[in-house]
Molecule: NiCo (Nickel/Cobalt) riboswitch aptamer
Organism: Dehalococcoidales bacterium
RNA sequence: UAUCUAUGUCUGGAGCAGGCAUUCCUGAAUUAACAGGAUGUAGCCGGGCUACAGUAGUAGCAGCGGAGAGGUGAGACCGCGGGACCGGG
Numbered sequence: 001u002a003u004c005u006a007u008g009u010c011u012g013g014a015g016c017a018g019g020c021a022u023u024c025c026u027g028a029a030u031u032a033a034c035a036g037g038a039u040g041u042a043g044c045c046g047g048g049c050u051a052c053a054g055u056a057g058u059a060g061c062a063g064c065g066g067a068g069a070g071g072u073g074a075g076a077c078c079g080c081g082g083g084a085c086c087g088g089g
Base pairs, nucleotide, nucleotide: 009089010088011087012086013085016083018045019044020043021041023038024037025036026035027034048061049060050059051058052057063080064079065078066077
């Protein structure tokens, strides 16, 4: 100096899992747009953590979403808050 591997961290990706959406069925419903089941169709995400604690859990941060005539900002409130994999720095 180059290459490889591991770890940390930043960033990107994806048809893994999973979620939302779509589609179909059943029920409900028309002052409504719901509930359950199924569905890969590839449309949108796909997940960073901390402390206590000790095998079982509790609490919390970042972040995302929601709601009232409309819009904007802040706060409060409600909900979610996440496993794996690949590439690059």